Predicted 3D model of a 563-nucleotide part of an RNA (large-subunit ribosomal RNA, domain I) from a Pseudomonadota bacterium. The full RNA is in RNAcentral, with records from ENA.

[in-house]
Context: one part of a larger RNA
RNA sequence: GGUAUAUGGAGGAUGCCUUGGCAAUCGUCGGAGAAGAAGGACGCGGUUACCUGCGAUAAGCCUCGGUGAGGCGGAAACAGCCUUUGACCCGGGGAUCUCCGAAUGGGGCAACCCGGUCCGUAUGGACCACUCCGGACCGAAUUCAUAAGUCCGGAGACGCAACCCGCUGAAGUGAAACAUCUCAGUAAGCGGAGGAAAAGAAAUCAACCGAGAUUCCCCUAGUAGUGGCGAGCGAACGGGGAGGAGCCCAAACCGGUCGCGCUUCGGCGCGCCCGGGGUUGUAGGAUGGGUCUGCCUUUAAUGGCAGGGAGUUACCAAACCGGUGCAUAGCAGAACGGCCUGGAACGGCCGGCCAUAGAGGGUGAUAGCCCCGUACGCGAAAUGAACCGGUCUCCCGAUCCACUCCUGAGUAGGGCGGGGCACGAGAAACCCCGUCUGAAGCUGGGGAGACCACUCUCCAAGGCUAAAUACGAACGAUUGACCGAUAGUGCACAAGUACCGUGAGGGAAAGGUGAAAAGCACCGCGGAACGCGGAGUGAAAAAGUACCUGAAACCGUAUACCU
Numbered sequence: 001g002g003u004a005u006a007u008g009g010a011g012g013a014u015g016c017c018u019u020g021g022c023a024a025u026c027g028u029c030g031g032a033g034a035a036g037a038a039g040g041a042c043g044c045g046g047u048u049a050c051c052u053g054c055g056a057u058a059a060g061c062c063u064c065g066g067u068g069a070g071g072c073g074g075a076a077a078c079a080g081c082c083u084u085u086g087a088c089c090c091g092g093g094g095a096u097c098u099c100c101g102a103a104u105g106g107g108g109c110a111a112c113c114c115g116g117u118c119c120g121u122a123u124g125g126a127c128c129a130c131u132c133c134g135g136a137c138c139g140a141a142u143u144c145a146u147a148a149g150u151c152c153g154g155a156g157a158c159g160c161a162a163c164c165c166g167c168u169g170a171a172g173u174g175a176a177a178c179a180u181c182u183c184a185g186u187a188a189g190c191g192g193a194g195g196a197a198a199a200g201a202a203a204u205c206a207a208c209c210g211a212g213a214u215u216c217c218c219c220u221a222g223u224a225g226u227g228g229c230g231a232g233c234g235a236a237c238g239g240g241g242a243g244g245a246g247c248c249c250a251a252a253c254c255g256g257u258c259g260c261g262c263u264u265c266g267g268c269g270c271g272c273c274c275g276g277g278g279u280u281g282u283a284g285g286a287u288g289g290g291u292c293u294g295c296c297u298u299u300a301a302u303g304g305c306a307g308g309g310a311g312u313u314a315c316c317a318a319a320c321c322g323g324u325g326c327a328u329a330g331c332a333g334a335a336c337g338g339c340c341u342g343g344a345a346c347g348g349c350c351g352g353c354c355a356u357a358g359a360g361g362g363u364g365a366u367a368g369c370c371c372c373g374u375a376c377g378c379g380a381a382a383u384g385a386a387c388c389g390g391u392c393u394c395c396c397g398a399u400c401c402a403c404u405c406c407u408g409a410g411u412a413g414g415g416c417g418g419g420g421c422a423c424g425a426g427a428a429a430c431c432c433c434g435u436c437u438g439a440a441g442c443u444g445g446g447g448a449g450a451c452c453a454c455u456c457u458c459c460a461a462g463g464c465u466a467a468a469u470a471c472g473a474a475c476g477a478u479u480g481a482c483c484g485a486u487a488g489u490g491c492a493c494a495a496g497u498a499c500c501g502u503g504a505g506g507g508a509a510a511g512g513u514g515a516a517a518a519g520c521a522c523c524g525c526g527g528a529a530c531g532c533g534g535a536g537u538g539a540a541a542a543a544g545u546a547c548c549u550g551a552a553a554c555c556g557u558a559u560a561c562c563u
Base pairs, nucleotide, nucleotide: 001562002561003560004559005558006557007556008555009554015548016512017511020483021482022480023479024478025477026476027475028474029472030471039100040099041098042055043054044053046078047077050074051073061094062093063092064091065090066089070082071081072080105114106113107112115128116127117126118125119124130156131155132154133153134152135151136150137149163194164192165191166190167189168188174181178228204211205210215242216241217240218239219238225233226232246464247463248462249408253276254275255274256273258271259270260269261268262267281442283407284406285405286404287402288401289400290399291398292397294305295304296303307396308395309394310393311392319391320390321389322388323387324386326384327383328382330378331377336351337350338349339348340347352369353368354358360372361371362370413437414436415435416434417433418432419431420430423449444459445458446457447456448455499506500505519547522534523533524532525531
């Protein structure tokens, strides 16, 4: 030095465990903010580094409910307190709420610096940003007027996981290269909104039969098409379901305030605005006329009652009250003993019981009957959303005839250039945009995939609209041939922490004594930190806080053999 056996150290694999994750289903909810948010800084404890909670009223204050014996957070300890006159804890409502932050008196290197006006004895309090809208005042060049300015009131600003709408808009890729094409109107950037958004009440389809807003799903169908007819892209009609809801303006006409013009001072005309009227395509409406309906009031008118209808999400608009179930605390809740083993019974044996409860978890091993629960059932002073009802509010003729008037214009359409439609310019209709043009107007106009005729169908150039649909930051319930600490979130632990980087940003490692601290009093050795040996606790200390199990590499010790 090697091999073997035994026994240790070191190490932290493996097994077991789980407080944490992952995924999904169902439901609730979908907000917040100048009344200062989200997110932070700094503070607040008798002693307080961190987390949590809170804000100079600072681990808290008031009140209304719940609960009922303990409590002063995680988190020990000392000191000291509170509490059946109901503490602590849980829930509803309220008060306080430093400084920064949209941050808004001005500034600024966020959490800091510096002001002005008014009120107040003082500590102190209130107000003072910008943009837009409405109103009032004041008022230049410039007479009137206007601009500017001042004051008052209101709104906006910011944040947000995905979902939604719009604007801008790639490339890797595929085409086995690549340019049209594809990826894809995707990613990304920006703007805006809501609990959903968008769309939506036919200038739609269809096919000579008819349907009857929008949205979503299934089929039609990988069909018809489109396509360097390559790669690919890819409908609709129609059918079946979910859901179901329809409306308001503009105009004609009538009336009115104001302004302007004309005036024979009687008025007339024009314009803005307001009210009534009116809203459609087998056209509708206005205007004028005719006919017809219950009661009352002064007759027709008008008004009221009766009658009918509707409503606070659209349909014109708005308020209050009550009720119901629900949410935000809770209440109640059946049934077991003996013996054996053991440190411990939840195990074994024996004998019982409950069950609308044998889901699950805990308890010194595996518990329907020990505990928390579970099934069934019950519960709210306060606040909230929903529904129902009431008060209340709002609305309400029909029909016939007729000339005239109205029915959305720089619009529809056209040329050129683009874009969207499954449709790449194609025979390319239809829709949208830019530019140049530019109608008809009800005997009117659009569409039916070039175009024309016939026929059918619809009524653009204004607007609103629930549900069925999408998503999940948050909350609740449940589930898993999901993970089990190198896994599962980056984070089971003082984790977006430590640490790295000028910065944008990057980003860890780290779980387990025991049933219970019973966490080793006391003695000895000693290098006096610690370690070790006794003693003691414990079932176990080869469970001693460097703590369950404790593999291997690696390092010793003892013995045997070989060299």